Context: one part of a larger RNA
Molecule: large-subunit ribosomal RNA, domain I
Organism: soil metagenome
């Protein structure tokens, strides 16, 4: 000193579990904010550290409505002192307080502080009063920008500028979805330069509950007949150091369906300017289109129409709750929901809990029922607007007028499209040029022509379509504490960094603390032995208790 083996100790694996996650649908909601938002800092209960609430009316104040016996948030258990059937506590709404700091907006700052202006009130002193002043406090205003309208006014005559008043608006947060303005790289390309990663990431502006598009100068080639998502077409046509790779479109099949308004021609009433030639705004009516439409000139019909601002009413909904059926003996057992007899109930056999496994103990659940405030949606009506001096509509003639100009087209340089200059149309335009206007113009992939189609250079349009910071419900061949969020536990803590920032570990006594009175060692300290609860010490370092390692006893060996 090894083996083995027993017994214990240390460890926290396994096993069981779940408060927490994670992933999905479904409805609701889709914003908050100068009436001071997110977000905080400080406070605030009899005693108060730390969460939660709240906010000097400060775990709360008033009102309405719900409930009906306890009750003064939670880690937390005692204590003191309340409060309640003359309805508390609690659950919904309204309303009222709401320090300070934050867009922070009187100024000012090292956020939660420090100083001011006015105007008022309290208070003191003057003063006969009006009313002055003054240390302290209390309430209220006192940034900045834009818009609108008014008034007032300079160098400077008419004006502008500036001032000044009066209304009304902006800002700043917010997960994602959406649009625009900008915009990498690493990586593919087996190196790398056109290419790709990719108009991604990432920055910036702006917007909504959706944005965006959207009623063809579109497609095509039979015809179709806004846009937008889906499937397909089809990895096809193509594009492509024709290399990695990138890649439609008609068509078809579905979702939802909706179309509509100006400019102008020409009337009508109003106004500026003028070199008197004329030029040009402004409010109404008219008028909206391509088999061309309209104006303009003729001729017919004859009563509604629009918004959803204002008010009412009715449905239906959200928005606290409410009612909700039926089991008893026994036997083990700490303890019955297990076993065994015998019933019931079911539109309810979902689940969740009770000392083990409960349809009939609880909460529940199916079914049903409700509402003060507040919300929301749909209908309806009334009032307001428009119209009989023509609203919705048809027809005719003629061939004067209108029908979107620095626009389309070229020419240059770029971008978009499947298209990487290609034979390159078409779509955007930075620069430069630069039309025709209905007997006109745009496409149809280079140009021609004939055919065919459509009407640019003005707008507006809900549905399908996307997201999920939240909110309610549900679902899972989803995890189950080294897993699942980073976070089951007071975690974006603790801690780390000079900062941007980086970031943990910690879940279980038991059924119910009944959490171990009393005695004993003792340092009156840990721990321990005894009684004692308990089914069981499971004894708070507490379910289960592997393994490494660590002692002890005892066999063998050296």
């Nucleotide at each position: 000193g090894g083996u083995g083996c027993a017994u214990g100790g240390u460890g926290g694996a396994u096993g069981c579990c779940u408060a927490g996650g994670c992933g999905c649908c479904u409805a609701g909601a889709g914003g908050c904010g100068a009436u001071g938002a997110a977000g905080g800092a400080c406070g605030u209960u009899a005693c108060a550290g730390c969460c939660u609430g709240c906010g000097a009316u400060a775990a709360g104040c008033u009102c309405g409505g719900g409930g009906g016996a306890g009750u003064c948030g939670g880690c937390a258990a005692a204590u003191a002192g309340g409060c309640c059937u003359u309805g508390a506590u609690c659950c919904c709404g309204a309303g009222a307080u709401g320090u300070c700091c934050g867009a922070a907006u009187g100024g000012g700052g090292a956020a939660a502080c420090c100083c001011g202006g006015u105007a008022u009130c309290a208070c003191u002193g003057g003063g006969c009063a009006a009313c002055c002043a003054g240390a302290u406090g209390g309430u209220a205003u006192c940034a900045u920008c834009c818009c609108a309208g008014g008034a007032u006014g300079a160098a400077u005559g008419c004006a502008u500028a500036g001032u000044c008043c009066u209304g009304g608006g902006a800002a700043g947060c917010u997960a994602a979805c959406c649009c625009a303005g900008g915009g990498a790289a690493c990586u593919g390309a087996a190196a790398c330069a056109u290419c790709u990663c990719a108009g991604u990431a990432c920055c910036u502006g702006g917007a909504g509950g959706a944005a965006a598009g959207g009623a063809a100068a579109u497609c095509g080639a039979a015809g179709a007949g806004a846009c937008u998502c889906c499937g397909u077409c089809a990895g096809u046509a193509g594009c492509g150091g024709c290399g990695a790779g990138c890649g439609a479109a008609c068509g078809c099949g579905g979702a939802u369906u909706a179309g509509c308004c100006c400019a102008a021609a020409c009337c009508g009433a109003u106004g500026g300017c003028u070199a008197c030639g004329g030029c040009u705004g402004u409010c109404g009516g008219g008028g909206u289109u391509g088999u061309a439409g309209g104006a303009c000139c003729c001729u017919u019909u004859g009563a509604g129409g629009a918004g959803u601002c204002u008010u009412u009413c009715a449905u239906u909904u959200c928005g606290a709750a409410c009612u909700g059926a039926a089991u008893g003996g026994u036997c083990u057992g700490g303890a019955a929901a297990g076993g065994c007899c015998a019933g019931c109930c079911a539109c309810a056999g979902a689940a969740g809990g009770u000392g083990a496994c409960a349809g009939c103990c609880c909460u529940g659940u199916a079914a049903g029922u409700a509402a003060a405030a507040g919300g929301a949606a749909u209908g309806a009506g009334a009032g307001c607007c428009c119209g009989u001096u023509g609203a919705c509509a048809a027809g005719g003639a003629g061939u004067u007028c209108c029908u979107g100009a620095g626009u389309a087209g070229c020419g240059c340089g770029a971008g978009g499209c499947u298209c990487g200059u290609g034979g390159a149309a078409c779509c955007u335009u930075g620069c430069g040029u630069g039309a025709a206007c209905c007997u006109g113009g745009g496409g149809a992939g280079a140009c021609c022509a004939c055919u065919c189609u459509c009407c640019a250079a003005g707008g507006c349009u809900a549905a399908g379509u996307a997201c999920u910071c939240c909110u309610a419900g549900g679902c899972g061949a989803c995890c189950g504490a080294u897993a699942g969020u980073g976070g089951a536990c007071c975690a974006g803590u603790a801690a780390g960094g000079u900062g941007a920032c980086u970031g943990a570990a910690c879940g279980g006594u038991g059924a119910a603390a009944a959490g171990a009175a009393c005695c004993c060692c003792u340092a009156c300290a840990a721990g321990g032995g005894g009684a004692g609860u308990u089914a069981a010490a499971a004894g708070a370092a507490c379910c289960u208790g592997a393994a490494a390692c660590c002692a002890u006893g005892c066999a063998c060996u050296u």